[in-house]
RNA sequence: GAUUGAUAAAGGCAAACUUAUCGAAAGGUAAGGACGCAAAACCAUGGAUCUAAGGAAUGUUUCAUUCUAUGAUUGACAGGUUGCCAAA
Numbered sequence: 001g002a003u004u005g006a007u008a009a010a011g012g013c014a015a016a017c018u019u020a021u022c023g024a025a026a027g028g029u030a031a032g033g034a035c036g037c038a039a040a041a042c043c044a045u046g047g048a049u050c051u052a053a054g055g056a057a058u059g060u061u062u063c064a065u066u067c068u069a070u071g072a073u074u075g076a077c078a079g080g081u082u083g084c085c086a087a088a
Base pairs, nucleotide, nucleotide: 004086005085012037013036017032018031019030020029021028022027035075041081042080043079045078046077048073049072050071054068055067056066057065058064059063
């Protein structure tokens, strides 16, 4: 240095759920809370998934249906960048 990951040590993150708040929604943020995590750190780049306010189309007559991301999801996957510890 690479690979690998302990019944190790030092620290770290925080699912569900609850409350508050922002948002049309999906979802986000904060606090509480721990199911888990060695990248559960960062980047929506690729496929994927969710939503459909606005817009469009159709029917129709003011409502319904469908399409659409410019909105989201990295704690589902790939890719990129960085990184703690070190027993065998």
Model confidence (mean pLDDT): 85 of 100. This is a predicted structure of an 88-nucleotide RNA (c-di-GMP-I riboswitch aptamer). The sequence was found by an Rfam model in a public genome assembly.